Transfer RNA from a Patescibacteria group bacterium, 73 nucleotides, folded computationally. NCBI's taxonomy places the organism under Bacteria, Bacteria candidate phyla. The sequence is in RNAcentral, with records from ENA. Its Rfam family is "tRNA". Rfam's curators write: Transfer RNA (tRNA) molecules are approximately 80 nucleotides in length.
[in-house]
This record gives sequence, structure tokens and C1' cells, in this order.
RNA sequence: GCGCUCGUAGUUCAAUGGACAGAACGUCGGGUUCCGGACCCGAAAGUUAGGGGUUCGAGUCCCUUCGGGCGCA
Repeated sequence: GCGCUCGUAGUUCAAUGGACAGAACGUCGGGUUCCGGACCCGAAAGUUAGGGGUUCGAGUCCCUUCGGGCGCA
């Protein structure tokens, strides 16, 4: 340099172009306990990497930039 692939919550991952983007773990609060762990209840946490386009509607499709991974040279 060229090709492919990935980027979504603190972490690991879901989400057929269509309802308010969800789950587990973690965190915080409460219950339980002598205290903790485990367990139960509740809550917070998202520029879906940035920008642009298509569409009535985009995390999803297209273009571009950035970053990670793999292959070729």
C1' cells in the first nucleotide's frame, strides 16, 4: 500500500430497516445477617467511534474519516 473484518452501558455481548436500544456481570440504594458472603427487591449508567448520504423510518444499508484485529505484498 491492497483486501477482509470488528467498533453498542464500566466489562462481555444481544437487537429482521419499525414500539422507549436490551441482557448478564459489575456499581449504587434497600431487605436479610451480629458483620460479611450468597440470595431477594429497586435504581443509575448509551453522542450505537466521528461526519455525511439513502429512506416515512438507520445500531442495521451506502460513502468517508479514525481506531482495533487478520491476511497478502
The coordinates come from a structure-prediction model, not an experiment, and the mean pLDDT is 82.